Glycine riboswitch aptamer, 92 nucleotides, folded computationally.
The model forms 90% of the base pairs in the Rfam consensus.
It was read from a public genome assembly, where an Rfam model found it.
Its Rfam family is "Glycine riboswitch aptamer". Rfam's curators write: This family represents the bacterial glycine riboswitch.
RNA sequence: GACACCCACUCGGGAGACGCCGGGCCGCAAGGCUCGGGGCCGAAGGCGCAACCGCCCCGGAAACGCUCAGGCAAAAGAACCGAACGGGACUA
Numbered sequence: 001g002a003c004a005c006c007c008a009c010u011c012g013g014g015a016g017a018c019g020c021c022g023g024g025c026c027g028c029a030a031g032g033c034u035c036g037g038g039g040c041c042g043a044a045g046g047c048g049c050a051a052c053c054g055c056c057c058c059g060g061a062a063a064c065g066c067u068c069a070g071g072c073a074a075a076a077g078a079a080c081c082g083a084a085c086g087g088g089a090c091u092a
Stems, first nucleotide, its partner, number of pairs: 005088003010083004018038001020037007039072003045068001046066003052060003
């Protein structure tokens, strides 16, 4: 003391599924909130199996599965990807 690696922040991209039905409340209305009913999605999170990976005692583990939570017009959020920056650690 770089790059690659790990973490956080910022910006950009970012899918899927009823703008469902009924009751109540607010409102001139549009619409909003809430409760109930059934249907559906999978990419916050969580959980499970385990491909795979490692320092292979053991441990880490998915974009697979489950749908508890979350979501089903828009908005918001969103795994993941890219860019920039800060910190950490390692080595050339």